[in-house]
Molecule: small-subunit ribosomal RNA
Organism: uncultured organism
RNA sequence: GCGUGCCUAAUACAUGCAAGUCGAACGAGAACAUUUCCUUCGGGAAAUAAGUAAAGUGGCGCACGGGUGAGUAACACGUGGGUAAUCUACCUUUUCGUGAAGAAUAACUCUUGGAAACGAGGGCUAAUACUUCAUAGUUUACUAUUUUUUGCGAACUAUAGUAAUAAAGAGGGCCUCUACUUGUAAGCUCUUGCGAAAAGAUGAGCCUGCGGGCCAUUAGGUAGUUGGUAGGGUAAAGGCCUACCAAGCCAACGAUGGCUAGCUGGUCUGAGAGGAUGAUCAGCCACACUGGAACUGAAACACGGUCCAGACUCCUACGGGAGGCAGCAGUAGGGAAUAUUGCGCAAUGGGCGAAAGCCUGACGCAGCGACGUCGUGUGGGGGAUGAAGGGUUUUGGCUCGUAAACCCCUGUCAGGAGGGACGAUGGAUUUAUUAGUUAAUACCUAAUAAAUUUGACGGUACCUCCAGAGGAAGCACCGGCUAACUACGUGCCAGCAGCCGCGGUAACACGUAGGGUGCGAGCGUUGCUCGGAAUUAUUGGGCGUAAAGAGUGAGUAGGCGGGUUAGUAAGUCAGAAGUGAAAGCCUAAAGCUCAACUUUAGAAGUGCUUUUGAUACUGCUAAUCUAGAUUCCAGGAGAGGGAAGCAGAAUUUCAGGUGUAGGGGUGAAAUCCGUAGAUAUCUGGAAGAAUACCGGAGGCGAAGGCGGCUUCCUGGACUGGUAAUGACGCUCAGACACGAAAGCGUGGGUAGCAAACAGGAUUAGAUACCCUGGUAGUCCACGCCCUAAACGAUGAUUACUAGAUGUGGUGGGUGUUGACCCCUACCGUAUCGUAGCUAACGCAAUAAGUAAUCCGCCUGGGGAGUACGGCCGCAAGGCUAAAACUCAAAGGAAUUGACGGGGGCCUGCACAAGCGGUGGAGCAUGUGGUUUAAUUCGAAGCAACGCGAAGAACCUUACCUGGGCUUGACAUCCCUGGAAAACCUAAGAGAUUAGGCUUUUUUCUUCGGAAAACUAGGAGACAGGUGCUGCAUGGCUGUCGUCAGCUCGUGCCGUGAGGUGUUGGGUUAAGUCCCGCAACGAGCGCAACCCCUACCAUUAGUUGCUACCAUUUAGUUGGGCACUCUAAUGGGACUGCCGGUGUCAAACCGGAGGAAGGUGGGGAUGACGUCAAGUCAUCAUGGCCCUUAUGCCCAGGGCUACACACGUGCUACAAUGGUUGGUACAGAGGGUUGCUAAACCGCAAGGUCAAGCUAAUCCCUUAAAGCCAAUCUCAGUUCGGAUUGGAGUCUGCAACUCGACUCCAUGAAGUUGGAAUCGCUAGUAAUCGCGGAUCAGCGUGCCGCGGUGAAUACGUUCCCGGGCCUUGUACACACCGCCCGUCACACCACGAAAGCUGGUUGAACACUUAAGACGCUGAGCUAACCUUCGGGAGGCAAGCG
Repeated sequence: GCGUGCCUAAUACAUGCAAGUCGAACGAGAACAUUUCCUUCGGGAAAUAAGUAAAGUGGCGCACGGGUGAGUAACACGUGGGUAAUCUACCUUUUCGUGAAGAAUAACUCUUGGAAACGAGGGCUAAUACUUCAUAGUUUACUAUUUUUUGCGAACUAUAGUAAUAAAGAGGGCCUCUACUUGUAAGCUCUUGCGAAAAGAUGAGCCUGCGGGCCAUUAGGUAGUUGGUAGGGUAAAGGCCUACCAAGCCAACGAUGGCUAGCUGGUCUGAGAGGAUGAUCAGCCACACUGGAACUGAAACACGGUCCAGACUCCUACGGGAGGCAGCAGUAGGGAAUAUUGCGCAAUGGGCGAAAGCCUGACGCAGCGACGUCGUGUGGGGGAUGAAGGGUUUUGGCUCGUAAACCCCUGUCAGGAGGGACGAUGGAUUUAUUAGUUAAUACCUAAUAAAUUUGACGGUACCUCCAGAGGAAGCACCGGCUAACUACGUGCCAGCAGCCGCGGUAACACGUAGGGUGCGAGCGUUGCUCGGAAUUAUUGGGCGUAAAGAGUGAGUAGGCGGGUUAGUAAGUCAGAAGUGAAAGCCUAAAGCUCAACUUUAGAAGUGCUUUUGAUACUGCUAAUCUAGAUUCCAGGAGAGGGAAGCAGAAUUUCAGGUGUAGGGGUGAAAUCCGUAGAUAUCUGGAAGAAUACCGGAGGCGAAGGCGGCUUCCUGGACUGGUAAUGACGCUCAGACACGAAAGCGUGGGUAGCAAACAGGAUUAGAUACCCUGGUAGUCCACGCCCUAAACGAUGAUUACUAGAUGUGGUGGGUGUUGACCCCUACCGUAUCGUAGCUAACGCAAUAAGUAAUCCGCCUGGGGAGUACGGCCGCAAGGCUAAAACUCAAAGGAAUUGACGGGGGCCUGCACAAGCGGUGGAGCAUGUGGUUUAAUUCGAAGCAACGCGAAGAACCUUACCUGGGCUUGACAUCCCUGGAAAACCUAAGAGAUUAGGCUUUUUUCUUCGGAAAACUAGGAGACAGGUGCUGCAUGGCUGUCGUCAGCUCGUGCCGUGAGGUGUUGGGUUAAGUCCCGCAACGAGCGCAACCCCUACCAUUAGUUGCUACCAUUUAGUUGGGCACUCUAAUGGGACUGCCGGUGUCAAACCGGAGGAAGGUGGGGAUGACGUCAAGUCAUCAUGGCCCUUAUGCCCAGGGCUACACACGUGCUACAAUGGUUGGUACAGAGGGUUGCUAAACCGCAAGGUCAAGCUAAUCCCUUAAAGCCAAUCUCAGUUCGGAUUGGAGUCUGCAACUCGACUCCAUGAAGUUGGAAUCGCUAGUAAUCGCGGAUCAGCGUGCCGCGGUGAAUACGUUCCCGGGCCUUGUACACACCGCCCGUCACACCACGAAAGCUGGUUGAACACUUAAGACGCUGAGCUAACCUUCGGGAGGCAAGCG
């Protein structure tokens, strides 16, 4: 700038305005004021004002314009027709006319009622008001004739006759004609009005085809109802109304009822088809406080008219009156929410008028609102010390950022000053000219030219000048979807969130900041609609298992339907014409500076109608055919159905016999039966139900279902055959029939079985599973019920589309010709499988393939197949069938794991077979708990607990108490001074403080000094932390497990997750190896390579060895290196050889040889991973925290406590032993701050002195069990040694808290250990001693060493752990999973409830009745006309219906 603005209360409204106009239809007619005159000065008269105002009669308008959407599901709207069934004021065209009379009335005036509104009565008066008459060929009605159309009514054309119906004047001018004659009147003329008729235009009424909401949990509705005849009524057809007659009419193609809703052009969305919507603008309809009614009029049943009723508001003198904003403004109310009580008739349009003009809240403008949309600005160029500052940082930097400052420009908008529109055409007045009319140069009418005059917006748009970067940017977002990331704060808090989801201490997700992204005078949020959604699928979906095939059949309406010919032209296709309003959308131009906006033109409008043509297909009509369908003849198959009869086996029961103590039942029992004789067995009888074998993946039936035999009745299918009919077919809503079991009713029957019930068991309980009984029921007849996992979870029919193999029925053929075999046709039934389909699983000629027709059904899970309603049922219940609310899933198929009181195979001291322990005792040690100032911390099932700790008296030490230090005990840097330091004295618990004493360093040097190390003081950066987080981490470690597994590349399979390989058959300790195989190879693991050990050889012999020679107490010494040994290098073992088994394999079994045999024994070695396993206290490290302390130093204490509980051990409980004496044999280690011989002393621990050894040399170092003797003799002991007393030794600064050991004395528990539980398969268990690390000292612990030296393994059912394959799964944090229900308590929400009350709606019945219209009556009243003057006609009031 242009648009747009009560979506709610069609709630109520104060105030103002929104419809008037005409004096050229009519009568009457002021005042204020001014001027003049008169005056008694109070006033009066006249003129102008003015024929004005206001009012009245009359005409036209008020039915338009403006508002709203309550009602309406309707011919209301849209679209196309019809009206031969109609009307139309004003307007246009044409024709004719406008004659003669009359009676009133308002205004006005007088009287009068009332508060008012408003009246009443008397009197006067006019008209284009009213009345009568005349005329009227056309109009209307009737009659007759006639033309054309027509199926009949009927319509139309023309003619004739009869009857009926009109009118109004007004304004201007003139004197040609006539009269008087100034000039007027009659008259003439112009304009206009009026009447009749025809036609047009416009508008309206009525009828009608088609179209557009929801609910069937609304299925029947209708008496003026449907039609006819006659009449009335209307402008007009019609039950529109009335009388009579008939009984119709509407409805599953949805009547009737209920709910909702103004309809359309259009608008929004969408690729379209559609879906949603109906603001502004335009068309139609409806409404005007609510309901009803008519009047007037061309048109109304009338928004700003009337009458009545009602509600509400107001006035009142209480008697009575007034009013209707869903017009424009505005007010209150409601609401999340929607504007000024503005200006103007200048333009456009409308009403009246001859016109001027008047009126116009229509309209034109302005105001308010970023409500929408369009345009524009908030500056442009240069500018790197990349300023300051902010943010961040790996501290180097990076970023905001050319951004700013600064320099040079521009001047839109806003501001100031000046100018200044378009929109104005037209009309009027004046003048001039021309034309028409006329007797006329008059008047009038028309046209042209000139001049003057008219703008709400508005001093607005626009233009010029001035100054000056100045006055002018925000909002949302930044985890993914989705463009855009960091820091701090917070710590499942606060908060975010459209969906997924963020937040529990390193949050790109919360809050803030910096930065970035998007849009921009806006940006976000919320609400609504469409889209995406193929998520209702016409275009364009599905129904085996995801939601979905009705339990089944026959069949009505409906839908669909075989071949040929002819006709028709309804569908269909093509052309033409009409219509599809304008605006809008689209295209092209044009006008506002551009755009939005507006204007012009075109296109489009997929629709409807009419008409012409085409005839392939569908339909219809006629004819014909045999391939579909049906009938006929012959034949066999069958648990197809119904009825009657019959049979044998078995069960039970009854009677009798034999017979005796049990039987029965179970996992085991018991209830139960039995000495009153059971069970068993034999004989005989009874009753009911069901039909072994045959029997089959076999047959029949629509499904449910059907099983002994015979007879009768009866349905269907199949095969073969020829004949007949001639599309007779398929499917099927509703309605109908059948429909397992259970159940119900009536009457029978009841052997067995068996809900309920009873008893016995089981169990924590056991209203169950098991057992003993047992009633309904199961059976029959009749009648109901009508549901099932009624399943092939797969509707019916038809056609087509590889094969293979069975089986039932019938037929044909070849060959044997006896059974039979083979080939083949049709109909069933079953398995596998190609193509194809499928989400996959799977289906696959019996389709879930390819097509066609028809029916049924589905649309997320739960609520719920439930409630309510209806229908059915005796009942039980069935059929039909929601919503509120709630969740973000529910579900299918398949995959990989994990799991299973699933399966198969295999393995391990896993069980079993054995040996020895633990659990009981005492003590040691660790843990828990408790205690404490502290009892530092960690480890927690296996896999924490003699663990970190290979060694806490101080130290360690991290803890506690107390005393101290603050750049620090320790590191680096700077400045100043000085070597450092040792020793002594004093105070103190010590740290520390004070003092003294001694000695003065190294290198370079230009001799001034400088540097280095050390030390004292000072300032700050920093040190320091065994403080937190092992769930932020590295590293290291434990565990499954030394279990045999875990993967990859390429290929192949699968839509994919994934699979295959790695599974299978064997075999192994082993994914070890072999074979097979859509797999072929490879990697990490296994094994081997390494070490020790067992045998041998070679080399080398000192500190080792000693066969031989010599020697000695002694390998002591000299030879010696054969042996042992030492320590280096080699050899040896590989299923290599033989036999058997085995798949001609791998391998296994046995054997030979060998020191050793099938991995010889042992060690080291630990795949992918799991346990957020352990460790921030080994170490390292992110983040956080402390900084005169959570750091550092010191003394003392604590970690050593002690009612108790647990783990791991030691020693025992004794005779396979204890004690004493004698005596024999190891290995592996350690040693100079050390091991220490010998000798001496001590009872002993130990001490003294002292040789040797830096070690095959010396020492620790006597090994012990054993063996040989003696003793003890089964006891709380000569067992056992705890505890305690005393005395000592050693280490150490120091053994009080708190060491070890020795001696003497003391001599506790304990007599083999409950439930439970641990280790071990051979040089192993058991038992015996020895050594080492740590360490001043200290162990029953730990790590090693050797001596003596067993038992047992049938085997894999079970317990535990593990591996492979397979199966199920609703688990995936993976069974310590998932998950169902109840109860208790609290709180919240929603119901029920005796009743009471308001509103709304509907139905039935009854009574009263306003206004009004129509009809009848009309005794009362009555101007025009008629009259014989009496009255009549007509009208009005009033009454009735």